[in-house]
This is a predicted complex of two RNAs, RNase P RNA and transfer RNA, with 414 nucleotides together. It holds a member of the Rfam family "Bacterial RNase P class A". Gene Ontology terms of the family: dimeric ribonuclease P complex, ribonuclease P activity and tRNA processing.
Parts: sequence; C1' cells; structure tokens
RNA sequence: UGAGUCAGCUCAGUGGUCGCGGUGUCCGGCCGAAAGGCCCGCACUGAGGAAAGUCCGGGCUCCGGGGGGAGCGAUGCCGGUUAACGGCCGGUGAAGGCGACUUCAAGGACAGUGCAACAGAAAGAGACAGCCGAGGCGACUCGGCUCAGGUGGAAAGGUGAGGUAAAAGCUCACCGGCGUCACGGCGACGUGGCGGCCCUGCAAACCCCAUCGGGAGCAACGCCGCGGAGGAACAACGAUGCCCCCCAGGUUCCAUGGAGGCGGCUUGAACCGUCCGGCGACGGACGGUCCAGAUAAAUGACCACUCACGACAGAACCCGGCUUACAGGCUGGCUCAGACG
RNA sequence: ACCCUUGUAGAGAAUUGGGAUAUCAAAUGGUUUCAAAAACCAUAGUUUGUGGGUUCAAAUCCCACCAAGGGUA
Repeated sequence: UGAGUCAGCUCAGUGGUCGCGGUGUCCGGCCGAAAGGCCCGCACUGAGGAAAGUCCGGGCUCCGGGGGGAGCGAUGCCGGUUAACGGCCGGUGAAGGCGACUUCAAGGACAGUGCAACAGAAAGAGACAGCCGAGGCGACUCGGCUCAGGUGGAAAGGUGAGGUAAAAGCUCACCGGCGUCACGGCGACGUGGCGGCCCUGCAAACCCCAUCGGGAGCAACGCCGCGGAGGAACAACGAUGCCCCCCAGGUUCCAUGGAGGCGGCUUGAACCGUCCGGCGACGGACGGUCCAGAUAAAUGACCACUCACGACAGAACCCGGCUUACAGGCUGGCUCAGACG
Repeated sequence: ACCCUUGUAGAGAAUUGGGAUAUCAAAUGGUUUCAAAAACCAUAGUUUGUGGGUUCAAAUCCCACCAAGGGUA
C1' cells in the first nucleotide's frame, strides 16, 4: 500500500420564534361552600438502536392449586453466567478458510417399531455377470469364492504384502473405527498401550433417556361511581300516572357495576463514573443522576449559520435476549500478500 | 394486546418424503365453414410465497421472514 476478518461507538449540529404532551409553581384571572379545577405566565422535561416482529425468558396481577405419575410442549456436547432463558461467555469435537476467523437442533440407531422410491443379483439381506475345482463330447450340472465389474446417495473397513485351485482380516504392517487399560483434564474429551477383527443411514420419522414448564394476560387487576335494574326496612291505600279495573308508587339503607373517572404508570434485576474480582459472560464496593408517561393519544413548523445534505423508522405495564429493517460516519485489535528500510 | 389459519398454473383446488397433478378459463396449432363464432382434437404453461437447514432425496419435516384472512377481550 492492497485485500480481508472481528469488535465497539454514533444516527447531523448550534442559536432563535411559534405550536403541542407531561411535571412543578409565585403572582394574576375565572368557577366552586370547601377540597380543588380551568386559563394565562414562568421553570424543567419530552422516542429508538431497533420503540418493529411477537420468537423465547422473567417481573407484576388475578384465577386455580394436597402429593406423585401419565399425557402435552420445549430444550439437548461440557463447564460457567443469570431473576430466568431456546440468550450470553469460555472450552471440546466436526466442517470450511493459506490465515485472522466463521458455522454447527452436536444425547441415544445392540430398548422397540418404521422408512431407504427408481436403478441394481442383493438395501440389512444376497449372487446378475465373473473367477476356480470336479463331472459331461457339448448345452450344462454340482461345489467353492465374493476380490475386481456394473447399479446406487449408500454394497459390509482402506492401502500394500503374504497366502490360495481361485479368493477373502484368512494372516501381517500402517491408517480409520470399536472396546478396554493407563495418564492428563471438574468435564466434554485428548494422548499412549493392548485386544478381537469391523458393527449401514435416517430420530428437523414414531420413539427412548435426561432437564424444565399450572393457566391467563395491564382491555391483567384494585377503588369510586350519575342513570337504570335488584334486595331489605319503615311509611302508606292518599297524591300522581287523561277516565274505569289491575298494577306501580314515598323515604332510608345494602350489594352489583353499563357510561365515566382515579389508581396500576414508571425508582428500575435502572443509568453514568471510578475501583476491585474474573480469560470472559458477569459479579461486588463507593460516589453521582432521575431520564416520556399519553388515552383518540404530544416531538411539528419557520428563520439563520455550518457539514459528510441526513437511512431504517414513532413509546402505550415494565425489563433481559433473539430475529428482522437500515444511507452513512468514526475508532480499535488481528490476519494474508507485495514493496521499501 | 393476545392468538389461530392459509399461501401449489390466470381462477378455485388435489398431492401425508421419491414421476408436480387434474378441472375450468385464456393462448397457440389443427378439424369443421365460403368466412367467422360455437363445438371437437392436440400442444405448451408451475424456481409449490421468499430465504436457509435436515435428508441420498423436500410441495411435504424444521427455522426465520413476507403476504392474506380470521378469532377473543
């Protein structure tokens, strides 16, 4: 210098005017018996890294609930982290890359069941073609073999040598796999020795094993509650409902709760800084900060200056993740290649 | 806010892991006709919504998105 890889931060800025939501409040004005409410003014404050999808997990609230099992659902290498998780961190193994690094739903296929189309002789069990021996003039028959051929995604370990009538783990060496022993590691697993000779794939097919999970969701839920309807007590047969009959009725209290209002509502597993422990996720100590809370739902408009000329996109109970969308800008670590010193 | 279902040719549908199907419509060619319509015959047309994964093999099984429809309070 070029190519690449992995992280972190940011999401135009400054000033002014007007407008809108929220909180507080001196004075002033209006309403009200009061509590208080409204208006004007002032001060402070007002979207995101994803506020999104609603895919997981938790808080909170109500309902249910003696325990266990079955069932259903989810998860699935090991260790850690956390309130919890299917997240994250650190490792192991496998795959890809020269490398930095990236990816992986990665338990069990001797518990059982099932599937493997077509092709092929044969798909979990065998002999089409072929080789060899014996018999036969011959077609062929009997026996041995499964090495090489062809089919297929997959054909019963691979390479080489010995061996044989021809062959074959039949025997041997190395390699792969399995089992076992020793050592190292908390563990997944790794390294080495020994052994017999080798076992198909699919569980994101049913299933088995282990672990976890009660249900619903802020329109949850709690409080107040005009009217209406319900109940009780007392009073009354009178007034009233055009007339007649029946029926209702007045007062007080109680419970319910359609409209509406208030709470839940934002101080929280919170954020920022410093230090400490840890490889890290994360945890701890100290100090500081308060940072939207609407309910038809507030962020906008204009002006001036500057720049890189501005992407995806808007809170609605709250948090931890994941996933998806996204124009750019800034910073750092590492790798490879080339050149120069 | 919380959930559910569906997506296959132009339309509405079938396909429960091995060849992507039939019906109707439209198109093209032919038969018929003097010519056309109708009718009949034949032909072609599908990345199974998109992307990824599992598997020898995916419309089908799994995951993530996209779109449409529906339900409850």